[in-house]
This is a predicted structure of a 461-nucleotide part of an RNA (small-subunit ribosomal RNA, 3' major domain) from an uncultured bacterium. Model confidence (mean pLDDT): 82 of 100.
Context: one part of a larger RNA
RNA sequence: AGACGGGGACUCGCACAAGUGGUGGAUCAUGUGGCUUAAUUCGUCGAUAAGCGAAGAACCUUACCAGGGCUAGAAACCAAGCUGCACGCUCCCAGAAACGGGAGAAGCCUUCGAGGGUGCUUGGCAGGUGAUGCAUGGUUGUCGUCAGUUCGUGGCUUGAGCUGUUCCCUUCAGUGGGGUAACGAACGCAACCCCCGUUGUCUGUUAUAUUUGUCAGGCGAGACUGCCCCCUCACGGGGGAGGAAGGUGGGGAUGACGCCAAAUCAGCAUGUCCCUUGAUGCCCUGGGCUGCACACGUGAUACAAUGGUCGGUACAGAAGGACGCAAUACCGCAAGGUGGAGCAAAUCCCAAAAACCGACCCCAGUACGGAUUGAGGUCUGAAACCGACCUCAUGAAGCCGGAAUCACUAGUAAUCGUAGGUCAGCCAUACUACGGUGAAUACGUUCUCGAGUCUUGUACU
Numbered sequence: 001a002g003a004c005g006g007g008g009a010c011u012c013g014c015a016c017a018a019g020u021g022g023u024g025g026a027u028c029a030u031g032u033g034g035c036u037u038a039a040u041u042c043g044u045c046g047a048u049a050a051g052c053g054a055a056g057a058a059c060c061u062u063a064c065c066a067g068g069g070c071u072a073g074a075a076a077c078c079a080a081g082c083u084g085c086a087c088g089c090u091c092c093c094a095g096a097a098a099c100g101g102g103a104g105a106a107g108c109c110u111u112c113g114a115g116g117g118u119g120c121u122u123g124g125c126a127g128g129u130g131a132u133g134c135a136u137g138g139u140u141g142u143c144g145u146c147a148g149u150u151c152g153u154g155g156c157u158u159g160a161g162c163u164g165u166u167c168c169c170u171u172c173a174g175u176g177g178g179g180u181a182a183c184g185a186a187c188g189c190a191a192c193c194c195c196c197g198u199u200g201u202c203u204g205u206u207a208u209a210u211u212u213g214u215c216a217g218g219c220g221a222g223a224c225u226g227c228c229c230c231c232u233c234a235c236g237g238g239g240g241a242g243g244a245a246g247g248u249g250g251g252g253a254u255g256a257c258g259c260c261a262a263a264u265c266a267g268c269a270u271g272u273c274c275c276u277u278g279a280u281g282c283c284c285u286g287g288g289c290u291g292c293a294c295a296c297g298u299g300a301u302a303c304a305a306u307g308g309u310c311g312g313u314a315c316a317g318a319a320g321g322a323c324g325c326a327a328u329a330c331c332g333c334a335a336g337g338u339g340g341a342g343c344a345a346a347u348c349c350c351a352a353a354a355a356c357c358g359a360c361c362c363c364a365g366u367a368c369g370g371a372u373u374g375a376g377g378u379c380u381g382a383a384a385c386c387g388a389c390c391u392c393a394u395g396a397a398g399c400c401g402g403a404a405u406c407a408c409u410a411g412u413a414a415u416c417g418u419a420g421g422u423c424a425g426c427c428a429u430a431c432u433a434c435g436g437u438g439a440a441u442a443c444g445u446u447c448u449c450g451a452g453u454c455u456u457g458u459a460c461u
Stems, first nucleotide, its partner, number of pairs: 001461002003458003007455007015445002019408005026301008034292002042053002064287007073125001077124006085117001089104005108116002127275002130273003136269002138264003141260001143258001148187006154163003167178003193252004198221007207212001224246001227240005303401001307361006320349002324343002329338003368398001373393007414437007
């Protein structure tokens, strides 16, 4: 100087408390461990792994396994030689295909120097999701959006080092003020950037029957403790007015010096090592990644009456749409089919649910719950065994969950639907966004956890 303390003082955080809703019990989905397996590819493992890489494993993907094949290779560059030859196309045989064998037709360009292109051979070489993240770059997680981390000059000290950065007040903040052997400065904080909320003006495809201007885009205005009262030396704090908004207005992006030899050689790049003709390379078919005594994580659906079923009837925002979105209409109980208006979209389409109104159910394992199973279908796709969806039947566990544990302070939690990416289809209940309805509680900082500043002790570095 640090680190640590079941040392101290002060301060903060959904950290506790006060509340609301969950998880832990049930069934299912999904990930992981384990077990199994020819293979169940690999990575990730407290917080900081486990609906994670994967924004989509039927083939492909795919890295794994079995079998069948290829060998200068599926793709690249160079050199030499050969080649009127294209690469390819058609047919036949064997085959699961890849591949192998055979037959056939047509057949290069040119400035004629032989060059270019193509194919074959030979030689250099390729190739590797093989190892090492403890050889690395790059990127990322975390402490933590916590308020810290340093430097120059000066001063102090034998020196390591200290000071500055400590102290008092204040702040979300090393934020600001005062004081001060310090004076300044840098990276962080804040501001500058984006969105939302109010408004002026300009432009206008569209909306509206038109005026108009909901709206979209541009340029501005507006909020600064500016004004009033109280406290204060000041900084600032408390209350109030006006205002769409009040003291950082709400949200996002932005992540200092560093810690964990943290994560990733399988995104990419890359050193070294290893394999290279029964390959650790490459192609193909089939299988596997979905396997199931079990354990854990994250979720979905429920256990019902603030509910369920049936009928009626409203109201969004944000996205997406041409190999696309698809209306009206018709057929089908439905999934869906036929057909195709309109729309490269403020114009057309996908297209709401909870809520509200009415009727039934009457507390029961039920008109709750929907797993599982049987049968019949629809769609995508070459192919549905392992996909999704529909109809009929079946109707399991489950009556609110032990110890324990999680999230959340306001348009938040809870609840209700909608869209998108990936994508032929989809195992999406995931993820990322969007709006509708819309709470309760916070006395307080004793305690739990984490963090910051100062100080103290130490047999630790």